RNAcentral holds the sequence, with entries from ENA. Small-subunit ribosomal RNA from a Candidatus Bathyarchaeia archaeon, 1493 nucleotides, folded computationally. Its Rfam family is "Archaeal small subunit ribosomal RNA". For this family Rfam cites "Crystal structure of the ribosome at 5.5 A resolution" (Yusupov et al., Science, 2001). NCBI's taxonomy places the organism under Archaea, Thermoproteati, Candidatus Bathyarchaeota, Bathyarchaeia (SeqCode).
[in-house]
């Protein structure tokens, strides 16, 4: 002590990035009680500028003078301040981080190349002289700062001399240290330089002096301090050096004092440090030079660590002091509070001249997101000075401000009551850490703390969040893709757990959030620890330099490596123990660690090095074979085209169909001959060769490589390979040839909405050759090279060996080995697809490359190229994904199989033309209410609306439960006469009457709503579906989504059944089941029936009584199961045919009809959430409209006639219905109908057929077809028939003569045709639902069309092809590139001016000095000019890129994407793109060949 989570998808696994959770730093929002500690607090931006005060003095025991205080007549002779001379210090401390990529820093060494004041030790010494000057006095100049002249004086001030000593040169030495003398020491000679302060002084002794003042002087001794010289030490420094630590190669060459030498100068000292001369070196891919950035380290943050990032604060080192330069003094400086000069800034000024430098402490301005008091004290620690006392110290120690960090504490506790067990509150009690007050102690002084006393729950809680990640609301209100939220995903379009609020809850808590930055998460830069077939990623291929790596044996060495020891690794930091602040943080102390560097001793396996050997790697040699390996030369072949000659005649050619085109000037076609260029069929093969690109007629010459065999030679000679070099398809370029065919561009013809294409006809570059460029491709096995190891099987090519056969051939067959080349496959690997001795397995070496998508292989720069362009190769900005493999579905102008009269075929009948009916659209209208819209809206909403219905329009009238306010016995609501208004009306109004308690004026709230939302819903329905599918349990397979089962074969109407199969079973569907019809049997017999019997009778088919046989009615049963036979099939399932049977393979027809989908339809049937209206969108009445009519569509009816029409006669049903009803029958009427009326509440009575059959007429005509339209008359229903009903009669007599494209229905009692009943209904049916009558044709199949199901395949689709998606153009915004230039800036080079410094001469002087003037040499700030360079700003205009809402044009890509796609290249085009040439499969489909299983 190593952690994950959300986001690409319909779902999955993976790659990959983005985001979240954690820690730290800075700022910031809201909030805030107290204490302790801290090496927190103007670092980040402006090393920007600063008012004011303070930050370095001290010494009277070095010196002179002056002055003040105090004391004093001798027992005494003291003290202080300011200024000056002198000494020491001021080079420390403190501040900051601009510069600096450097011996600046760190670490370890070296200095035989050095210095060191004060300090320590040792040795020696201080002789005798001289002089100046400040203070002071006098006199000047100046505004000031300051300064001049004269005069006096002291010292530990200064000067010369002596001695000691030092130093140089040339010698000598037996000495010393040392690894090594150039060092030290001794010595000789000569030259040069050349000390000192004998001061101060406590004390002691002696002498002198003391009031016009004095507090002293002299001498001697003298502790101590100081001075000089030399040697040594210590301390502090100077210099050199190994090693270590940033980025950029779009910085590759750099350098002129440069590299070295000789000599000289200079320094404390080495040195090109400087100079003169000589030589031409020196550094660099182990990254020089250049550019950018940056003080370095101890350390700090984070992390398990390796790392990554930081390094302002504390410590060490460096550097700086407004920018730049220079020296002086000094032991030490090139000197922060010293000096000189320049620059820029500021201040004073009398304009002459002066002064200043907070990156010290406070403080101010400015800058900014960003940071404190113009505080106290030298009490402590330290430093300077001093003998000391002491003085000074913005160092330091303290206090103040500040949520900056760390640590600690608290904001109360108990009981009871209200309340919901909550929150909160009431009452009563307890405690006092804190808090407040007082006293003492504490401190330099405050304070804290401590001790004691008193008071009082008092003085103290917030921030963020509550959709997921992520802990905490499916609470309420508001909002309505708005306002807003959101790190990411995503919320918000009227029920928001996501916005804004309220309530509640969660987390942390004196804090809590946000923004920016860093780390971790990230094994997401991978040393630890990743990858590169398809996700990003193997250089197109080979050769080879540096580098890296390297076979077997022996010896040596000990560089790497390992062990031990020594030194060092400052302190702080970290860590363990102990101790101390009440604890803690903190602090103290002891030990450890930090980890490197240096040194020593030892070990020798491995690596390295050296030496010697070996042959397994590699190379050489020899041998016979294989091969489209390469280059050059020669030869040949067929075909196309053209030309010539002959033959021959009207076409040829081309396409989906055509046309352009060629052809009577004779094409195409046939024959013969010739010309020319390109190419090389068959053989031919997942065959061969080559490094790759690539290589194919035959022969020859030259030449290269590989395999095999032999084991003869060399003896590790090897592997890889950054840079570098060579080769390198096609296209393209330059020059010269050549040009048959093909063929970018171009022209023409088609196609098309267009067609800058696909198709067709022409055709230029080019394609070919020679010479030279280019250097790229899907240059692919999308797989770098080399070596080793790890099951097999089966083909094939080359070689070798062995065996067999034999026709003895260049023969055939087999086995083994080596080398190549395919396929299958175990282990193993992989996300999977897949790979698998030809690895993508397991190891090793080396190289190249990758790090989200886009921007972009673009821009800029560099190199290469004639150009096209190639190589190298970013950023801003933008985006939450982009992507790989596999899964399920859907889809395909992919494939296969099966099925269906809502498919076709074979047929039958229609629709589409006409008139009319009806529905819809459109138009119109005051209104023509609304819904439904492919199948699956349109004779649909049972929707045939005269009023009603009714929802629409016009007009009129009415209605508020309940609550509050106003009103009301001074009379509310209500009723009424008359008048007015009106179509009408006590509806309203005017005037009045009756009556007697409520009231609609206001605010809420209701009733009601056919008002909205079918995309909030229930329910119901339609449809996929006349389909055969949909799932589950267990097991198995797969990391997983998921698969299997449900697949295959046969079969079926069927996922029906059978067989096979990692499946075995099962569910819902299908089937079974239910109802009707068809046959038979049983039971029952009125209202039904009447064979039979009897009676009556008008002799009828009648009536009555028996009867229940038949029919019928309505209950129950039987029957049909491929059961039987034959054939087919697999012996199955089943199919075909047959027998029997009323019925035969589901008997026929219905009902029911899966999991689910279609946001299908219905809020207008009802129900219902939400919203809205609410005196009107509610309710009632009258009238109108839904019925309009230039038109379009659907569904029907009637017809167009002779299979008919008309007239007359005549026959046969079933289902149903009937009291506000059906009505026999009779009468009237021409009819519709009217007037009467029996029976019937129903197997009883009533309503009931038509086509058909028989006879006659009509004679193919707009008719005796057809009946529209219109006129007249009549009838019925109903308040009502005008808009707008039906019926009858008479008259009128339209279109229409069989229907274009297209389209609908139907397989048997069906179609067609005929009528009947019922529903609706007062009346009205060409509609719907049923019923019966007559009654066919054709097929017994297929998948062509339309669809459905299954299997398979491709996919960039999943809202699922009505999908997805590309580019131009247009609009807006953003960042960028180029850009004539313009303006700044950095650095370099050259030149000019040149302050000043240094060196060295000359000269002048009343001032001899640190002087004036001047010459030469040199360094040289600053500034100007010119050139170059870096960076930044700006810029007319140009260019592409990204992002935006539902813009425009097309349709490029994804399916065979409708012309397969893509790569390179070239040309063309509004655009995606098209076309040519070469390449790839990362292409579907069918067929064939080969190989494998």
């Nucleotide at each position: 002590a190593u952690u994950c989570c959300g986001a690409u998808u319909g779902a999955u696994c993976c790659c990959g990035u983005c985001g979240g959770a954690c820690c730290c730093c800075a700022c910031u929002g809201c909030u805030a009680u107290c204490g302790a500690g801290g090496u927190g607090a103007g670092a980040c931006u402006a090393a920007g500028c600063c008012a004011u005060g303070c930050u370095a003095g001290u010494c009277g025991a070095a010196c002179g003078a002056c002055u003040c205080g105090a004391g004093c007549u001798a027992u005494g002779g003291c003290g202080g301040a300011g200024a000056g001379u002198g000494g020491c210090g001021a080079a420390u401390c403190g501040c900051u981080c601009a510069g600096u990529a450097a011996c600046a820093c760190g670490u370890g060494g070296c200095u035989a190349a050095c210095c060191u004041a004060c300090c320590c030790u040792c040795a020696g010494g201080a002789c005798g002289g001289g002089a100046a000057u400040a203070a002071c006095c006098u006199c000047g100049g100046g505004a000031a700062a300051c300064u001049g002249a004269g005069g006096c004086u002291a010292a530990c001030u200064c000067c010369a001399g002596a001695u000691a000593g030092g130093u140089g040169u040339a010698g000598g030495g037996a000495u010393c240290u040392g690894g090594a003398a150039u060092g030290a020491c001794c010595u000789u000679a000569c030259g040069c330089c050349g000390a000192a302060a004998g001061a101060u002084g406590a004390g002691u002794a002696a002498g002198c002096c003391c009031a016009u003042g004095c507090u002293g002087c002299u001498u001697a001794c003298g502790a101590a301090u100081g001075c000089c010289u030399g040697a040594g030490g210590a301390u502090g420094g100077g210099g050199c050096u190994g090693c270590g630590g940033c980025c950029g190669a779009u910085c590759a060459g750099g350098c002129a004092g440069u590299u070295g030498g000789u000599g000289a100068g200079g320094u404390a000292a080495c040195g090109g440090c400087u100079c003169a001369c000589c030589a031409a070196a020196c550094c660099u891919u182990u990254g020089a030079c250049c550019g950018g950035u940056a003080c370095g380290g101890g350390c700090c943050g984070u992390g398990a660590g390796a790392g990554c990032g930081g390094u302002a604060g504390c410590c060490c080192g460096g550097a700086g002091g407004u920018g730049g330069g220079c020296a002086c003094u000094g032991a030490g400086a090139c000197a922060a509070a010293g000096g000189c000069c320049c620059a820029g800034g500021c201040c004073c000024u009398a304009c002459g001249g002066g002064g200043c430098g907070c990156a010290g402490c406070a403080g101010g301005c400015g800058c900014g997101a960003a940071a404190a008091c113009u505080c106290c004290a030298c009490a402590a620690u330290g430093c300077a000075c001093g003998a000391a006392a002491g003085u000074g110290u913005g160092a330091u120690g303290g206090g103040g401000u500040u949520a900056c960090c760390u640590c600690g504490a608290g904001u109360g506790c108990c009981g009871u009551c209200u309340g919901a067990u909550g929150a909160a509150g009431g009452c009563g009690g307890c405690u006092u850490u804190u808090c407040c007050a007082c006293a003492g102690u504490g401190u330099a002084g405050c304070a804290a703390g401590c001790u004691g006393u008193g008071g009082g729950a008092a003085u103290a809680a917030g921030a963020g969040g509550g959709g997921g990640g992520c802990a905490a609301g499916a609470c309420u209100g508001g909002u309505g893709u708005c306002a807003g939220c959101c790190g990411c995903c995503g919320c918000g379009g009227u029920a928001a757990c996501a916005c804004c609020a309220g309530c509640c809850c969660c987390u942390c808590g004196a804090g809590u959030g946000g923004u920016g930055g860093g780390g971790a998460c990230g094994u997401u830069u991978a040393u630890u620890u990743g990858g590169c077939c398809u996700a990003a990623a193997g250089c197109g291929u080979c050769c080879g330099u540096a580098g890296c790596c390297g076979g077997c044996u022996u010896g040596a060495u000990a560089a790497g490596u390992c062990a031990c020891c020594c030194g060092u690794u400052a302190a702080a930091u970290c860590u363990a123990g102990c101790g101390u602040c009440a604890c803690a943080a903190g602090c103290g102390u002891u030990g450890g660690a930090c980890u490197g560097c240096g040194g020593g001793u030892g070990a020798u396996a491995c690596u390295g090095u050296c030496a010697a050997g070996c042959u397994a790697g590699a190379g050489g040699g020899u041998g016979g074979g294989a091969g489209a390996g390469g280059u050059c030369a020669g030869c040949g072949g067929u075909a196309u085209u053209c030309c010539u000659a002959g033959g021959g005649u009207a076409g040829g050619g081309g396409c989906g169909a055509a046309a352009u085109c060629c052809u009577u000037u004779g094409a195409u076609c046939c024959u013969a001959g010739g010309a020319g260029g390109a190419c090389c069929a068959c053989c031919a093969g997942u065959g061969g060769c080559g490094a790759a690109g690539g290589c194919u007629g035959c022969u020859g010459a030259c030449u290269a490589g590989a395999a095999c065999a032999c084991g003869c030679c060399u003896g590790a000679c090897g592997g890889u390979g950054a840079g570098g070099g060579a080769c390198g398809a096609a296209a393209g370029c330059u020059g010269g040839g050549g040009g048959a065919g093909c063929g970018a561009a171009u022209c023409g013809g088609a196609u098309u909405a267009g067609a800058u294409a696909c198709c067709c006809g022409a055709g230029u570059a080019g394609u070919c050759c020679c010479a030279g460029c280019c250097g790229u491709a899907a240059a692919c096995g999308a797989u770098g090279c080399a070596g080793g190891c790890u099951a097999g099987g089966u083909g094939u090519u080359g070689g070798a060996g062995c065996g067999g056969c034999c026709a003895u051939g260049c023969g055939c067959c087999g086995c083994u080995c080596c080398a190549g080349u395919g396929c299958c496959g175990c282990a193993g690997g992989g996300a999977a697809g897949c790979c698998u001795u030809u690895a993508a397995g397991c190891c090793u070496g080396c190289c190249g490359c990758c790090u989200g998508g886009g921007g972009a292989g673009u821009a800029c720069g560099g190199c290469c190229g004639c150009a096209a362009g190639g190589c190298u190769g970013a950023a801003a900005c933008u985006u939450a994904a982009a992507g790989g493999a596999a899964u399920u579905g859907g889809c395909g102008g992919g494939g296969g199989a099966g099925c269906a009269c809502c498919a076709c075929a074979a047929g039958g009948g229609g629709u589409g033309a006409a008139g009319c009916u009806u529905g819809c659209g459109g138009u119109u209208u005051a209104a023509u209410u609304g819904g439904a819209g492919u199948c699956a809206a349109c004779g649909c909403c049972g929707g045939a609306a005269a009023c009603c219905u009714u929802a629409c329009c016009g007009g009129g009238g009415g209605c508020g439960a309940c609550a509050g306010c106003a009103g009301g016995g001074u009379g509310a609501a209500g009723g009424c006469c008359a008048g007015a208004u009106u179509a009408a009306a006590g509806g309203u109004c005017u005037u009045g009457c009756c009556a007697g308690a409520c009231g609609a004026g206001c605010u809420g709230a209701g009733a009601g709503g056919a008002g909205g939302u079918g995309c909030a819903u229930g329910g119901c329905c339609g449809u996929c579906g006349c389909c055969a599918g949909u799932u589950c349990g267990u097991g198995c397979c797969g990391u997983g989504a998921g698969g299997u089962g449900u697949c295959c074969u046969g079969u079926u109407a069927a996922g029906u059944c059978a067989g096979g199969c990692a499946a075995c079973g099962a569910u819902c569907g299908a089937g079974a089941c239910c109802c009707g019809c068809a046959u038979c049997c049983c039971c029952a017999g009125u209202u039904g029936c009447u064979a039979c019997u009897a009676g009556c009778u008008a002799u009828g088919a009648g009536c009555u009584a028996g009867g229940c046989a038949c029919a019928c009615u309505g209950g129950g049963g039987a029957g049909a199961c491929u059961g039987c036979c034959g054939c087919c099939g697999a012996u199955a399932a089943g199919g075909c045919g047959g027998a029997g049977g009323a019925a035969g393979g589901a008997g026929c027809g219905g009902g029911c009809c899966a999991c689910g989908g279609c946001a299908g339809g219905u809020c207008a049937g009802u129900a219902u959430g939400c919203c809205c209206c609410g005196a009107a969108u509610c309710c009632c009445c009258c009238g109108g409209g839904c019925c309009a009519c230039a038109c379009g569509c659907g569904a029907g009816c009637u017809g167009c006639a002779a299979u008919g029409g008309c007239a007359g006669g005549u026959a046969c049903a079933a289902u149903g219905g009937g009291u506000u009803c059906c009505a026999a029958c009779c009468c009237c009427g021409a009819a519709a109908g009217g007037g009467g009326a029996a029976g019937g509440c129903a197997a009883u009575c009533c309503c009931u057929a038509a086509a058909g059959c028989c006879u006659g007429c009509c004679g193919u005509a707009g008719u005796u077809g057809g009946g529209a339209u219109c006129g007249a008359g009549g009838g019925u229903u109903g308040a009502a028939a005008c808009u707008c009903a039906c019926c009858c009669u008479c008259g009128u007599g339209a279109a229409c003569a069989u229907g274009g494209a297209a389209u609908c229905c139907c397989u048997a009692g069906u179609a067609a045709u005929c009528g009947c009943g019922c529903g609706u209904c007062a009346c009205u049916a060409u509609c719907g639902c049923g019923c019966g009558g007559u009654g066919a044709a054709u097929a017994c199949g297929u998948c062509c069309c339309u669809g459905c199901u299954c299997c398979u395949u491709g996919c960039a689709c999943a809202c699922a092809c009505c999908g997805c998606c590309c580019g131009u153009c247009g609009u807006u915004c953003c960042a960028c590139c180029c850009g004539a230039g313009c303006g700044a800036c950095u650095c370099u080079u050259g030149g000019g001016u040149g302050a000043g410094g240094c060196g060295u001469g000359g000269u002048c002087u009343u001032u001899u000095g640190u002087g004036g003037c001047u010459g030469c040499g040199u360094c040289g700030a600053a500034u100007c000019c010119a050139a170059g360079u870096u960076u930044c700003g700006u810029g007319a205009g140009g260019g592409g890129g990204g992002a935006a809402a539902a813009g425009u044009c097309g349709u490029a890509a994804c399916a065979a994407g409708g012309u397969g796609g893509c790569c390179g290249u070239a040309g063309g085009g509004g655009a995606a793109c098209c076309u040519g040439c070469g390449g790839c499969c990362g292409g579907a489909u069918c067929a064939c060949c080969u190989c494998c299983u």